[in-house]
RNA sequence: GGUUCGGUAGCUCAGUUGGUUAGAGCGAUGGAUUCAUAACCCAUAGGUCGGCAGUUCAAAUCUGCCCCGAACCACCA
Numbered sequence: 001g002g003u004u005c006g007g008u009a010g011c012u013c014a015g016u017u018g019g020u021u022a023g024a025g026c027g028a029u030g031g032a033u034u035c036a037u038a039a040c041c042c043a044u045a046g047g048u049c050g051g052c053a054g055u056u057c058a059a060a061u062c063u064g065c066c067c068c069g070a071a072c073c074a075c076c077a
Stems, first nucleotide, its partner, number of pairs: 001073007010026004019057001028044004050066005
């Protein structure tokens, strides 16, 4: 340098070939329970979906460029 894959909540990830409210588990906070703690149960908060632009009535999803990470290939004065 090239190809492929990935980037979504604090962490690990899902999101059904564009569609009506963006989710799960863990974690956090509050409550309930308990003599108390843990576990279990209930609730709540937490997201510019990596960035910018484009297509579209409508983009996490499609297209282009850029950034970051991984694997493979190539080059090497």